[in-house]
The part of an RNA shown here (small-subunit ribosomal RNA, 3' major domain) has 476 nucleotides and comes from Cucumis melo. The full RNA is in RNAcentral, with records from SILVA. Lineage of the source: Eukaryota > Streptophytina > Magnoliopsida > Gunneridae > Cucumis.
Context: one part of a larger RNA
RNA sequence: UGACGGGGGCCCGCACAAGCGGUGGAGCAUGUGGUUUAAUUCGAUGCAACGCGCAGAACCUUACCAGCGCUUUGACAUGCCGGGAACCGCUUGAGAGAUGAUGGUCUCUUCGGAGACUGCGGACACAGGUGCUGCAUGGCUGUCGUCAGCUCGUGUCGUGAGAUGUUGGGUUAAGUCCCGCAACGAGCGCAACCCUCGUCCUUAGUUGCCAGCAUGUCAGUUGGGAACUCUAAGGAGACUGCCGGUGAUAAGCCGGAGGAAGGUGGGGAUGACGUCAAGUCCUCAUGGCCCUUACGGCCUGGGCUACACACGUGCUACAAUGGCCGGUACAAAGGGCUGCGAUACAGCGAGGUGAGCUAAUCCUCAAAAGCCGAUCUCAGUUCGGAUUGUAGUCUGCAACUCGACUGCAUGAAGUCGGAAUCGCUAGUAAUCGCAGAUCAGCAUGCUGCGGUGAAUACGUUCCCGGGCCUUGUACA
Numbered sequence: 001u002g003a004c005g006g007g008g009g010c011c012c013g014c015a016c017a018a019g020c021g022g023u024g025g026a027g028c029a030u031g032u033g034g035u036u037u038a039a040u041u042c043g044a045u046g047c048a049a050c051g052c053g054c055a056g057a058a059c060c061u062u063a064c065c066a067g068c069g070c071u072u073u074g075a076c077a078u079g080c081c082g083g084g085a086a087c088c089g090c091u092u093g094a095g096a097g098a099u100g101a102u103g104g105u106c107u108c109u110u111c112g113g114a115g116a117c118u119g120c121g122g123a124c125a126c127a128g129g130u131g132c133u134g135c136a137u138g139g140c141u142g143u144c145g146u147c148a149g150c151u152c153g154u155g156u157c158g159u160g161a162g163a164u165g166u167u168g169g170g171u172u173a174a175g176u177c178c179c180g181c182a183a184c185g186a187g188c189g190c191a192a193c194c195c196u197c198g199u200c201c202u203u204a205g206u207u208g209c210c211a212g213c214a215u216g217u218c219a220g221u222u223g224g225g226a227a228c229u230c231u232a233a234g235g236a237g238a239c240u241g242c243c244g245g246u247g248a249u250a251a252g253c254c255g256g257a258g259g260a261a262g263g264u265g266g267g268g269a270u271g272a273c274g275u276c277a278a279g280u281c282c283u284c285a286u287g288g289c290c291c292u293u294a295c296g297g298c299c300u301g302g303g304c305u306a307c308a309c310a311c312g313u314g315c316u317a318c319a320a321u322g323g324c325c326g327g328u329a330c331a332a333a334g335g336g337c338u339g340c341g342a343u344a345c346a347g348c349g350a351g352g353u354g355a356g357c358u359a360a361u362c363c364u365c366a367a368a369a370g371c372c373g374a375u376c377u378c379a380g381u382u383c384g385g386a387u388u389g390u391a392g393u394c395u396g397c398a399a400c401u402c403g404a405c406u407g408c409a410u411g412a413a414g415u416c417g418g419a420a421u422c423g424c425u426a427g428u429a430a431u432c433g434c435a436g437a438u439c440a441g442c443a444u445g446c447u448g449c450g451g452u453g454a455a456u457a458c459g460u461u462c463c464c465g466g467g468c469c470u471u472g473u474a475c476a
Stems, first nucleotide, its partner, number of pairs: 001476002003473003007470007015460002019424005026316008034307002042053002064302004069298003074126001078125002080122003084117001090100001091098002106115003128291002131289003137285002139280003142276001144274001149188006155164003168179003194268004199236007209225002213223002239262001242256005318417001322376002325373004334364003339357002344353002383414001388409007430452007
């Protein structure tokens, strides 16, 4: 100087407390461990692995396994030689591939040749490796933590390691600011500048809007209007600016006015010096090592989907604040041409036939919870939907291993969950639906969007994590 302490002081955080809803019990989905297997590819392992890499394993993906299947200059790159434009159809095989045969043939030209193109043959240099090492690395990422810290120059002090500044008194979300001070300044962080939401104004008015005036088969349809909504570009606005109190006449704090908004207005992006030899050689790049008729390459089939069990994360429930039936209302944000697919028709339904739309125009689009009426009456039920049988639909070369969905039948566990444990402080929790990426098909996952919309916080003794000062130390 640090680190540590079941030392002290001060302070903060959904850290506790106060509340609300869960997990842990059930069924299922999904990931992991374990076991099994020819293979169940590999990685991730306290927080910070376990709906993680995977924004989507039937083939492909695919890295794994089997093959008395095939291949060795190679699936891919560059260079050399030979002959030839590319290319198209038949036979055989599970396919990769193998077998022959046919026809035509590019551009320039000094007619010597040159060039492009793609496949074939040959010899070598080489290709290739998701093989090993993340403890050789780059890059990227997680985490402490959006915590308020981490340092430097000059000066001063100390023999020196170092100290000072950065400590102290206040204050703040903040090393934020003020005052003091052998320090004076500065840098990386904080904050602000950026995006978005909330108010108003200006500009603009189609595909969007409709107040007033007409029109109307009642649909902003039509004429028209530019007000309003909205869209999207530019501005205004918030700064403790004003008033009172308090404070040290400071920084600030408390209350108030005005205001759409008030003291960081809400949310996002933004992650200092560093820590964990943290994670990743399977995104990519790369040193070293290893393989080179194989640890490379191609194919078919299988596996990654196994199942006594254990754990994590979720979904659905156990019902009456509910289930079922009928009627009826209100979103936002996205996406669409190999696509979204209206109306109508036939089908109980999944789905089938195809107007419009390269989209503020058409479609997706039904929002759901809600509201109104009717029914069920506390029961393993008109709760719950697992499981199984059967008949189908769709995608796709192909749904056996191993897809999703629909109809009929079946109707399991489950009556609110032990010890323990998680999230959340406001448009939040809880609850309700909608969309998107991936994608032929497949979502209870993920990422977004809006609807309805709470309770509680006395307080900091305790648990956990963190910051500052101080103290002890046989630790470095």